[in-house]
RNA sequence: GGGUCGGUAGUUCACCGGUAGAACGCUUCACUGAUAAUGAAGAAGUAGAUGGUCCGAUUCCAUCCCGACCCA
Numbered sequence: 001g002g003g004u005c006g007g008u009a010g011u012u013c014a015c016c017g018g019u020a021g022a023a024c025g026c027u028u029c030a031c032u033g034a035u036a037a038u039g040a041a042g043a044a045g046u047a048g049a050u051g052g053u054c055c056g057a058u059u060c061c062a063u064c065c066c067g068a069c070c071c072a
Base pairs, nucleotide, nucleotide: 001071002070003069004068005067006066007065010024011023012022013021018055026042027041028040029039030038048064049063050062051061052060
């Protein structure tokens, strides 16, 4: 330098055009003599950035940034 894949909640990951979810973690409550476990409720994300297409974009397209791998 060229190519492929990825970037979404604190973490690990879903969601392949119709106003973003799960698990774990965190907070509160219940339970307990007290923890743990268990149960209930809750908070938490301008979806890497900027443009474009579309009635509508996390999703499609372009450029850039970051990471992994392959080729040279």